[in-house]
Molecule: transfer RNA
Organism: Gemmataceae bacterium
RNA sequence: GCGGGAGUAGCUCAACGGUAGAGCACUUGCCUUCCAAGCAAGACGUUGCGGGUUCAAUUCCCGUCUCCCGCU
Numbered sequence: 001g002c003g004g005g006a007g008u009a010g011c012u013c014a015a016c017g018g019u020a021g022a023g024c025a026c027u028u029g030c031c032u033u034c035c036a037a038g039c040a041a042g043a044c045g046u047u048g049c050g051g052g053u054u055c056a057a058u059u060c061c062c063g064u065c066u067c068c069c070g071c072u
Base pairs, nucleotide, nucleotide: 001071002070003069004068005067006066007065010024011023012022013021018055026042027041028040029039030038048064049063050062051061052060
């Protein structure tokens, strides 16, 4: 330098162009003598960044950054 893959909640990952979710973690309550477990509720996101297409973009297109794999 070229090709491919990944980037979404604190972590691990979902999400046929149509309200961004799950598990774990966190907070509060219930339960318990207390803790853990269990049950209920709650909070949590500029979807790496910048543009484009579209009524509407995590999703499609272009550029760019970081990481991984391969080729040279």